[in-house]
Context: one part of a larger RNA
Molecule: small-subunit ribosomal RNA, 3' major domain
Organism: metagenome
This record gives sequence, structure tokens and C1' cells, in this order.
RNA sequence: UGACGGGGGCCCGCACAAGCGGUGGAGCAUGUGGUUUAAUUCGAUGCAACGCGAAGAACCUUACCUACUCUUGACAUCCUCGGAAUCCUCUAGAGAUAGAGGAGUGCCUUCGGGAACCGAGAGACAGGUGCUGCAUGGCUGUCGUCAGCUCGUGUCGUGAGAUGUUGGGUUAAGUCCCGUAACGAGCGCAACCCUUAUCCUUAGUUGCCAGCGCGUCAUGGCGGGAACUCUAAGGAGACUGCCGGUGAUAAACCGGAGGAAGGUGGGGAUGAUGUCAAGUCAUCAUGGCCCUUACGAGUAGGGCUACACACGUGCUACAAUGGAUAAUACAAAGGGUCGCUAAGCCGCGAGGUGGAGCUAAUCCCAUAAAAUUAUUCGUAGUCCGGAUUGGAGUCUGCAACACGACUCCAUGAAGUUGGAAUCGCUAGUAAUCGCGAAUCAGAAUGUCGCGGUGAAUACGUUCCCGGGCCUUGUGCA
Repeated sequence: UGACGGGGGCCCGCACAAGCGGUGGAGCAUGUGGUUUAAUUCGAUGCAACGCGAAGAACCUUACCUACUCUUGACAUCCUCGGAAUCCUCUAGAGAUAGAGGAGUGCCUUCGGGAACCGAGAGACAGGUGCUGCAUGGCUGUCGUCAGCUCGUGUCGUGAGAUGUUGGGUUAAGUCCCGUAACGAGCGCAACCCUUAUCCUUAGUUGCCAGCGCGUCAUGGCGGGAACUCUAAGGAGACUGCCGGUGAUAAACCGGAGGAAGGUGGGGAUGAUGUCAAGUCAUCAUGGCCCUUACGAGUAGGGCUACACACGUGCUACAAUGGAUAAUACAAAGGGUCGCUAAGCCGCGAGGUGGAGCUAAUCCCAUAAAAUUAUUCGUAGUCCGGAUUGGAGUCUGCAACACGACUCCAUGAAGUUGGAAUCGCUAGUAAUCGCGAAUCAGAAUGUCGCGGUGAAUACGUUCCCGGGCCUUGUGCA
């Protein structure tokens, strides 16, 4: 100087408390451990691994296993020789591949040849998702969006170092004020950026329709309008600016006015110096080591989907604030030409047929659902719950056996609110309801977004956890 303390003081955080809803019990989905296996590829392992890499394993992916094959190689550059390239057919084979036959003769040219491509040959070399993240770069997590981390000059100390950065107030903040052997400065904080909440101007098409007119069973459908909504560009607006009080006359705090919004208005992006030899050699790059007829490469099939069990994360429930049936209302944000696919018709349905429109404020996905209004069920393993299984189908795709999703009929399991323990959340939040997208041929209860309905509670900081500042003890580095 740090670190640590079941030392002290001050302060903060869904840290506790006050509340609401969960997990832990059931079934299923998914990940992991373990076990099994020819293989169940590899990595991630307290918080900070475990719906994680994987925004999507039937083949491919794929790295694993088995079998069959290749050896200048699937891929790159150089040399020599031959042939344009390319296309088609047949035979053997699981295929990779091997053999045979046919079509075809192009572009540039100084006629030597050249460019691109294919085949053969020799070697330099290729290749490695092989090892080491404890040799590394880059990227990332975490403490933590915590308020800290430093430097120059000066001063103090023999020196390591200290001071500044401590103190009194204050703040979300090393934020600001005052004091001060310090005076200044840098990286952080804040602001500048995006979005959302209000208004104005400009612009009105594909969007809008108040007033005027036309038309329709009905609809901005039409003439027209530029008011409103909205769209998207530019501005305005919030700064403790104003008033009162407290305070040290300061910083600031409390209350108020005006205002759409008030003291950082809400949300996002933004992550200092460093810590964990944290994670990643399997994104990529890369030192060293190792393999080189194999640890490289190709193909087919299998595996990653196994199953006594254990754990994590979720979904669906156990019902009446509910289930079922019927009627009826209101979104936002996205995506679409290898695509989204309307109306109509067929099918109980998944879907089929059909083909209008749309490169999209125009057309389509696309009926939002909870809600509301009626009727029914009457506390029951039920008109709750839907696992499992049998049968019949649909779709995608060379191909759904292992191993896809969905539909219909039948079946109707566990489950009556969950022990110890434990998690999230402070407002348009929790809870609850549906919608969309990426990946993607197909395959979400996951992920990322979008809106609808919409709470309860916070006395307070004694205690648990984590963190910041000052101080003290230890003598641990």
C1' cells in the first nucleotide's frame, strides 16, 4: 500500500421487510449429470454451466460409429502431356466409383500458341472441428451502469509511498458547493445519439373524411376536401427557469404555480482502471507440438432422439374469478416474388382445388384473444384435466421405420394447490391474454419483439446477501 475480520461509523441496491405471482409435488417439453452403447461427436460446470454455443440433428448439417473406397488428394499455386467445354445413353454396384458408346467441336491469335475448363503424370505441397484458451490475437461473461481509476507539476517522507481523491454539507453520481499544501488535467458520471409522451410548420398518396354533392342492401365506393387521424422531415418545449420555505448568503432539499410532461419525465444504446491464468485453438486468426496410403478425403447406413435414475429451465393443469355452446367489439408491430396467397367450390377437419391481387400505407398472411351479452354445468376425479394407446388421414420433402408437424374418431392416466427450501417483480411494472418475426423444405411449450386488460405493497434499515467511502485490529501478500 492492499487484503481480510462472526471490528466500528455513514450510505446504497427487489438485499431484507410489506405485498403479488411462481418453482420444489403431477403429466409433458427441453437441457445437463449418470448409465448404456459400435457411436450415443465436441465444448460450457457456484453466482457468471444446465430452452447454453444450436436463429431450428429424418438425409444434408455432422465434427461420432460401422462398412466400402481414394492417395498431389474434396480445396490453392506452379510444371509437363493430352483433350474445348459441355450434354446424353447403357452395364455393375448400397453409393462413392468403375467400364462402354454417342452427340459436340466454340473464343482470341503475330498461326508458334493463349484464356477458361476437363483428364493423366512427377514433386514442391495441400489437408486436419487433432492437442495446448496455462504460449496468444480478436471477441465475450462477471463484479457493475457500481462510482470509481489515474496522471503532470508542487509539497511531505531516508524509502516503499502519501497528499491531491481526506474533512463539513449535498447528489443517482469523485454530482456540485464550501474548506483545504496543494494547483490543474485525463479515463469514467452527466450531456451530446435513438425512441416514447405535447404542440406547431411543411407535405397530402397507396393513408384520412368534418363540411358539400352523387351512389349503394352496405363500404371513402365516387366527385371533391386538406379540417381531423396518420405518415415523415424540420422546429418548439423542461432549464430547479419562476414563487415561498429550510440551509452557511453556497450547493442543494421541501412545497407550490404554470404546463402534455418537473426536478435524470419513461425506455434504449453507451460498460473506466482492473478482477476471475473466467470462457472460446470447434466462428475466425495464430506460435509450438502431432498425423501425412491417414488423426486427411469420398460414399451408404446408423448415431447425436438410447433410459433404472438425479438436477435445472419451462409448458399444461388440478377448476365455478371456471369449462362448454351461441352471438358480438376493440390492437400494435412485423413478413411476403425460389414469396404472401384472396373470393368461390369440396372436405367434420388438417387440408385440397382455384387462381384475383401484390416487388406492398394499395394486395395477402389476418377472424386478435382475454373482455362483453345470453344459456348450461353444481363441487364430482366431474361437461375439470389432458398424458397414453388403438384406428383412419393431411402436408412438407428423393425419403417421415428408427426419428417430423398437424387433423378426425375412440381411449381417457397422474393430478384436489404441492415438505424442507427457493425465485421474480416497485407501474403501464407484476399477473394475465393473444399477435408477429428470425432460423427454416418441414419441424417451438424455446428465443427476440408487439400490443390488449391491468393490480397489491414499501412502516422502515435491527437482521440475511452484495457493493461504495472513512476508520481500526491482525502482521496474511